Order: sequence, then structure tokens, then C1' cells
RNA sequence: UGAGUCGACUGGGUGGCCGCGCCGCAGUGAUGCGGUGAGGAAAGUCGGGGCUCCAGCGGGCAGGGUGCUCACGUGAGUGAGUCGCGGUGACGCGAAGGACAGUGCCACAGAGAACAGACCGCCGGGGCCGGGCAACCGGCGUCGGCAAGGGUGAAACGGUGCGGUAAGAGCGCACCAGCGUCCCGGGCGACCGGGGCGGCUCGGUAAACCCCACCCGGAGCAAGAUCGAACACGGGAGGCCGCCCGCGCGCCUCAUCGAGGCACUCCCGAGGUGGAUCGCAUAGAUGGAUGGCCACCCAUCCCCCCUCGGGGGGUGGACAGAACCCCGCUUACAGGUCGACUCACCGU
RNA sequence: GCCCCUGUAGCUCAACUGGAUAGAGCGGACGGCUUCUACCCGUCAGGUUGCGGGUUCGACUCCUGCCGGGGGCA
Repeated sequence: UGAGUCGACUGGGUGGCCGCGCCGCAGUGAUGCGGUGAGGAAAGUCGGGGCUCCAGCGGGCAGGGUGCUCACGUGAGUGAGUCGCGGUGACGCGAAGGACAGUGCCACAGAGAACAGACCGCCGGGGCCGGGCAACCGGCGUCGGCAAGGGUGAAACGGUGCGGUAAGAGCGCACCAGCGUCCCGGGCGACCGGGGCGGCUCGGUAAACCCCACCCGGAGCAAGAUCGAACACGGGAGGCCGCCCGCGCGCCUCAUCGAGGCACUCCCGAGGUGGAUCGCAUAGAUGGAUGGCCACCCAUCCCCCCUCGGGGGGUGGACAGAACCCCGCUUACAGGUCGACUCACCGU
Repeated sequence: GCCCCUGUAGCUCAACUGGAUAGAGCGGACGGCUUCUACCCGUCAGGUUGCGGGUUCGACUCCUGCCGGGGGCA
């Protein structure tokens, strides 16, 4: 200098004018004055918690979730590490227990796909045919042996070499990989390093069923609490006691006065609907305020002049917007700042 | 605001317990039949299985993060 990785922060500033919500004060009111008013994600509603109601105060089944280790945390998760994979590297990603508890699946291709298998092939025996004086050679089919080589596949029952053999094979040996077991050293641990022994070797898939361990009661502020209209319902009084004035005098039953009842008026009640308040907040609700314009500055981009300094003009600021609250996760995000680190090249 | 369901050709639906090339009908284009049209017959095109990532040898299917559509609750 170029390319890149990780982390943290910022994500326009100042002033003026107009406007909006909430609160306080003044005012009968209109209104005025003062204060205050979005985010790192307010988003998705994914995981938890607070809060509230229901159930219950114990245990289990079913169902769901999670799954390396340690620390913190109720938990979700966070931090630090281990292992695996990817990257030259900084670093990134990982639902990362169990496949000798059991069951299932592994298409096509291929001989054979789970304690498998023989198409081509290699080797041996006897038979037939052909060639050759003969030794022997070649071919055909048959009976056996083998799994080294070819070939198929995502995957073929360890790899390489030597020995061995009719040909071969962990059949034997050496080394390597893997598994089991024992020991030593390091680490709290996951695990890492080293050594001995063993049989030689055991496929993959659990984000298939499942097994093991741990966790989870359900619903959600449209939760819920308080107050409570009208209509209807129930009860009481008046109507239908006494006197005066004005107006009016509807209905039914028994009926002589009169008594009882309906309509009507008023009061009370339970219930908890429309609704109101609380829940509810140093933004805040009730269908939902948090905006717009101008000037200057700071970035971005474009053009011109000038020239390598600068000047002028124009453009114009990401993702996005609370609705019960908090924590975490995930997703979106123009541009800018700072810090740590890696790789390549150049210079000293 | 809260809680659920769903996404495959232009439209309506298939695709089995994950298996290789995603099919069918309608619609479209072309050709045939017919004097012409319709009907009918034949051929063909048309797919990022909503998008990205993961598990797996292999994903429409399983898991997960987004996007879109629909429904319910006073």
C1' cells in the first nucleotide's frame, strides 16, 4: 500500500417559524405560558421472566423441548474452553449423548448393501476337440478353490510392503489408521500427550422410530379488577291517605258506601351487558401524538472553474416507528468513527 | 395486540415411509379433421416446489430463519 477478519460506538448537528399528544399553571371558555415526547433494533412474536386469572398445592402417564465441558444465571442464555468441519490465515460454523438395547431404511447401478457376494477375472482337477515326433500349447464346456486385480456405487467388511500360496486371503510379520482394555503424565472437566496388551477390524442413518439424562400445569393486558346505564325481572310506595286551589279523571273484578288489581309515576334490589375507571409507567391512548418548512454546518454523490492547494453550483441523510413491562435470540440497516488482528507485496 | 393454519405450471390438484426425470386435468402454441368454426385427434412449450441455510449418499417431503396469503379471539 492492497485485500480481509473480529469487537465496540454512532447513525446528522445548531438556530428560527408553523403544527401534534400528554402533564402542570392561568382562564367561564376560546386559548395562552411552561415542561416533556421513539429505537438499537420500537420489527419478527422465536425463547424466558414479571404481572393476572383458572387449575392445583403430591407423584406419574401421554405430549413437547433440550442434549460436549466448566463457571454464572430461576430459566432462556452468556462467557471461557474441548472436539469436528471450512478457510493460506486472522477467524467462522456446528440440535456435538447413544448405532454391541431393539426395530426400520439404504433408490438406481452393481455379482453382492449387512454378520453379503462372484459378472469379467486368477488357480487347480478330470473330460472333449485342435496343433505338435515329443515335452507341451491353445480352445470348449464341467466340477471345485480364491477374492488380489477390473468394474458398480454416496458407501463394498482396514491401508502399504514383505513373506506365503496352485492362485489367494490378517494366513503370518513390520509400519500406519481405527476399536477395546490397562498404565503413566497434564487438565476442575470435556479432553490432550505417551506406552503396553488383545483379537485383527466391528458400514451409514437417531433434524427415522427409539433408549438415556434434564426441563415444561394452562391461558394471556382483548389477562384481570372496581364502578356501573337503558330495556327486561323482583320488591315497596303512590295511583286507590287528609285539607285548599287549578287541570284532568284510562281500564278490569266484586259492587251500596267502598275494597282490590292493571296501566302509569317514583324509590330500592340482585345480576354485571353498552360504557367508564384502574391495570398503565420520568413518552404513552381513547382507532392510536412524536411532524413539516427555512438558513448555516458535517458527511455522500454529480457538474463547472481553477489547477493539483482551493473556489462555486446542485443533490440530499440507512433500516425503520412504541401500545402491559423487562431480559435474551433472530432478522433489516446508506454512511461514518475507534480498537485489536491476519494475509500478500514493497522499503528499512 | 394475541393465537392458529397455509404456500407445487397461468388456474385446480397429485407426488406413498426421503429415492433421483416433479405428474394430471383445464388453459396456451402449432399441426391435423372441416367449405369455415366448435367438438375431436396429435405434438410441444410452460416449474428457483415462496426464499435462504442445515441434516442426509440423496429433500416437494425432515429441521431452522425469513417472506407472502388466509382464519379466529372483545

Predicted 3D model of RNase P RNA and transfer RNA as a complex of 422 nucleotides. It holds a member of the Rfam family "Bacterial RNase P class A". The family's RNA type in Rfam is ribozyme.